[in-house]
RNA sequence: GCCGACUUAGCUCAGUGGUAGAGCAUCCGCUUUGUAAGCGGCAGGUCCGGGGUUCGAAUCCCCGAGUCGGCU
Repeated sequence: GCCGACUUAGCUCAGUGGUAGAGCAUCCGCUUUGUAAGCGGCAGGUCCGGGGUUCGAAUCCCCGAGUCGGCU
């Protein structure tokens, strides 16, 4: 220099055009003599940034940023 994948909650990841979700973690409660485990519940994200397409974009297109991998 060229090519590809990825970027969504604190962490790991779903969601491929029509209300943003799960597990774990945090917090609250139940249970226990107490702790852990277990069970129930709350809260938490303007979806990496900008632009475009569309009635409607996390999702499609373009430009950028970052991470990882391959080729030279």
Transfer RNA from Candidatus Roizmanbacteria bacterium RIFCSPLOWO2_01_FULL_38_11, 72 nucleotides, folded computationally. The source organism's lineage runs through Bacteria, Bacteria candidate phyla and Candidatus Roizmaniibacteriota. The sequence is in RNAcentral, with records from ENA. The coordinates come from a structure-prediction model, not an experiment, and the mean pLDDT is 83. It matches the Rfam family "tRNA". The family's RNA type in Rfam is transfer RNA.